[in-house]
Context: one part of a larger RNA
RNA sequence: GCCUACGAGUUACCGUUGCUGGCAAGGAUAAGUGAUUAAGUCAUGGAUCCGUAGCGAAAGCGAGUCUGAAUAGGGCGCCAUAGUCAGUAAUGGUAGACGCGAAACCGUGUGAUCUACCCAUGGGCAGGAUGAAGCUGUGGUAACACAUAGUGGAGGUCCGAACCGGUUGACGUUGAAAAGUCUUCGGAUGACCUGUGGGUAGGGGUGAAAGGCCAAUCAAACUCGGAAAUAGCUCGUACUCCCCGAAAUGCAUUUAGGUGCAGCGCUGGGUAUAAGUUAUAUAGAGGUAGAGCUACUGAUUGGAUGCGGGGGCUUCACCGCCUACCAAUUCCUGACAAACUCCGAAUGCUAUAUAAUGUUUACCAGCAGUGAGGGCAUGGGUGCUAAGGUCCAUGUCCGAGAGGGAAAGAACCCAGACCAUCAGCUAAGGUCCCCAAAUGUAUGCUAAGUUGAAAAAACGCGGUUUGUCUGCAUUGACAGCUAGGAUGUUGGCUUGGAAGCAGCCAUUCAUUUAAAGAGUGCGUAACAGCUCACUAGUCGAGCGGACGAGCAUGGAUAAUAAUCGGGCAUAAGCAUACUACCGAAGCUAUGGAUUUUACGUUAAGUAAAGUGGUAGGGGAGCAUUCUAAACUGGGUCGAAGGUGUGAUGCGAGUCAUGCUGGACUGUUUAGAAAAGAAAAUGUAGGC
Numbered sequence: 001g002c003c004u005a006c007g008a009g010u011u012a013c014c015g016u017u018g019c020u021g022g023c024a025a026g027g028a029u030a031a032g033u034g035a036u037u038a039a040g041u042c043a044u045g046g047a048u049c050c051g052u053a054g055c056g057a058a059a060g061c062g063a064g065u066c067u068g069a070a071u072a073g074g075g076c077g078c079c080a081u082a083g084u085c086a087g088u089a090a091u092g093g094u095a096g097a098c099g100c101g102a103a104a105c106c107g108u109g110u111g112a113u114c115u116a117c118c119c120a121u122g123g124g125c126a127g128g129a130u131g132a133a134g135c136u137g138u139g140g141u142a143a144c145a146c147a148u149a150g151u152g153g154a155g156g157u158c159c160g161a162a163c164c165g166g167u168u169g170a171c172g173u174u175g176a177a178a179a180g181u182c183u184u185c186g187g188a189u190g191a192c193c194u195g196u197g198g199g200u201a202g203g204g205g206u207g208a209a210a211g212g213c214c215a216a217u218c219a220a221a222c223u224c225g226g227a228a229a230u231a232g233c234u235c236g237u238a239c240u241c242c243c244c245g246a247a248a249u250g251c252a253u254u255u256a257g258g259u260g261c262a263g264c265g266c267u268g269g270g271u272a273u274a275a276g277u278u279a280u281a282u283a284g285a286g287g288u289a290g291a292g293c294u295a296c297u298g299a300u301u302g303g304a305u306g307c308g309g310g311g312g313c314u315u316c317a318c319c320g321c322c323u324a325c326c327a328a329u330u331c332c333u334g335a336c337a338a339a340c341u342c343c344g345a346a347u348g349c350u351a352u353a354u355a356a357u358g359u360u361u362a363c364c365a366g367c368a369g370u371g372a373g374g375g376c377a378u379g380g381g382u383g384c385u386a387a388g389g390u391c392c393a394u395g396u397c398c399g400a401g402a403g404g405g406a407a408a409g410a411a412c413c414c415a416g417a418c419c420a421u422c423a424g425c426u427a428a429g430g431u432c433c434c435c436a437a438a439u440g441u442a443u444g445c446u447a448a449g450u451u452g453a454a455a456a457a458a459c460g461c462g463g464u465u466u467g468u469c470u471g472c473a474u475u476g477a478c479a480g481c482u483a484g485g486a487u488g489u490u491g492g493c494u495u496g497g498a499a500g501c502a503g504c505c506a507u508u509c510a511u512u513u514a515a516a517g518a519g520u521g522c523g524u525a526a527c528a529g530c531u532c533a534c535u536a537g538u539c540g541a542g543c544g545g546a547c548g549a550g551c552a553u554g555g556a557u558a559a560u561a562a563u564c565g566g567g568c569a570u571a572a573g574c575a576u577a578c579u580a581c582c583g584a585a586g587c588u589a590u591g592g593a594u595u596u597u598a599c600g601u602u603a604a605g606u607a608a609a610g611u612g613g614u615a616g617g618g619g620a621g622c623a624u625u626c627u628a629a630a631c632u633g634g635g636u637c638g639a640a641g642g643u644g645u646g647a648u649g650c651g652a653g654u655c656a657u658g659c660u661g662g663a664c665u666g667u668u669u670a671g672a673a674a675a676g677a678a679a680a681u682g683u684a685g686g687c
Base pairs, nucleotide, nucleotide: 001687002686003685004684005683006682011095012094013093014092015091016090017089018088019087020086021085022084023083026050027049028048032044033043034042035041036040054061055060064076065075066074067073098236099235101233105226106225107224109222110221116200117199118198119197120196121195122194123193124192125190127159128158129157130155134151135150136149137148138147139146163187164186165185169182170181171180202218204214205213206212239621240620241619242618243617244616249262250261251260252259253258263370264369265367266366267365268364269363271362272361275360276357277356278355279354280353281352282351283350284349290343291341292340297337298336302332303331304330308326309325310323311322312321313320373398374397375396376395377394378393379392380391381390382389403414404413405412418592419591420590421589423588424587425586429582430581431580432567433566434565438579440578441577442576443575444574445573451569452568459554460553463551464550465549466548467547468546469545470544471543472542480538481537482536483535484534486511487510488509491505492504493503517532521530522529593611594610595609596608597607598606599605622676624673625672626671627670628669629668630667631666633665634664641660642659643658644657645656646655647654648653
């Protein structure tokens, strides 16, 4: 893991509500007793309980009573009557109370054959090395001291087996082993190792102290008991079909993943000239969006005026004068505000009227679940006008919603799935191929593979298309080519020089001209030189400028290899208009099932509206085991069970029959439950 069996809302009592039944202003007996029985049943028993009257703290009074001085007022009652007993269903309470699950707490005992320490009594430590004290000899001293040679054999001394330990590395890691093996290493006469017997016991022991050890268990052992401890937590909770269908909010909470009340769901009930919803009209309250501010409060740009102040001058002081300073008030101008308003919508809200709809609404009773929400759009707070961020509001969808589209995707777009069909029409979106349907029509644009659903800016650009305005032009424009482009003069000043062209000044003039600036640029030390403006000729038809619009273009940078979903496409791209087609569980068609309402007296039918669904509420059924009655049921001419086949019911299931099996068992109507398994790291067995 699979298979089989077992495995979770039960039972008792007391409440509440519904339904069914008995009796009814009454209802019911309990224990006990008697009779008779197989269980049991019948009779008796009125103690007691509920109801029929309330008010008051109570005495008490009573259709009233309490308060009160009150005959007032007020509170609660009467006037306005249905209860009670039993059965049954749902639910609440008390009990283990749907099942399994702690870590823990307390009590009685059992443990020191492991291990810690202690007591008593025994045992063990190859071999080698070093050579303390003491002693002896000799030397030495006044005597010691001291020196030297021996002897001697001390030591938590040294090396190293047994023994005790466990430093390093490898292996082992479902091991040979619930701590080992190999290698290497520490101690090895000592605070050494060890045998046997004995002692200390659980908030206790023992501990050269690690919270270590106390029988593979230790920050409080193990055993049994209290005990089914408690678990606002996790997991699990078993057949079918039908109807309706939520919430993730507010307030409170030693409360925040729990709970109470309300909100939202379901079921039942009766009520209604009513309510609800929608549309139109009318009448209202209001201070948002916007707007505005010499209409307030505050903030504020530039200018004019310049009270007052600062600074400077003057002065003994006062006065006075000046100012590229600050600046009040006022005026002009520009502009800001959630906690500004002289103003001021749209929506929304309230009311009335008229229509439409028809119980959708409100109320009472019973049963819940929810009280972690999320995305998107819009209005806002917060944040960085960051977040798939966070907190509100309004709406919507997901949640609890399948289908089609967006390549793929909870929420985006379309659209709400009762069932069947090899029928039709459409939505969003599409129609070259993958891939159903146009290689559609018409007119333009794009050359960048831009683009082909989805990123981009400031700024740049003689890419290209197009619009508006405007200038020049056959009295010849624009571009090109040919020629001229002069004189006073090298204008004056400045300067070493300054001659059109370093710089300054200038009524930058005048002359000759077809035209030619006291000079547009290059150039020279300064000149020179080249060139332009301007003019003529040649040529022969359009040429310039400004402001827009469309599509392109540069700007354009992310981490493994690229991409429109792909192939690919010059349209199969972009823009505008049009036609046809495809396309969903939408709509239609045909057949069928079922719910509610209406009609129909009866489920015979007809019509209308429905039939997505988690938590959850309600309804109707199937199956299993047992009991009672009936079928005076079935069965060795083959029951149950097993295994095939066929039929039938929306389904849980049921029926018939073949084979197997070899003795029990069915249907109907009632009743009672140890009453349905795929999950609980479920329990037991098997593989």
Notes:
Predicted 3D model of a 687-nucleotide part of an RNA (large-subunit ribosomal RNA, domain II) from Flavobacterium tibetense. Lineage of the source: Bacteria > Pseudomonadati > Bacteroidota > Flavobacteriales > Flavobacterium. Rfam family: Bacterial large subunit ribosomal RNA. Rfam links the family to the GO terms ribosome and structural constituent of ribosome. The sequence was found in a public genome assembly.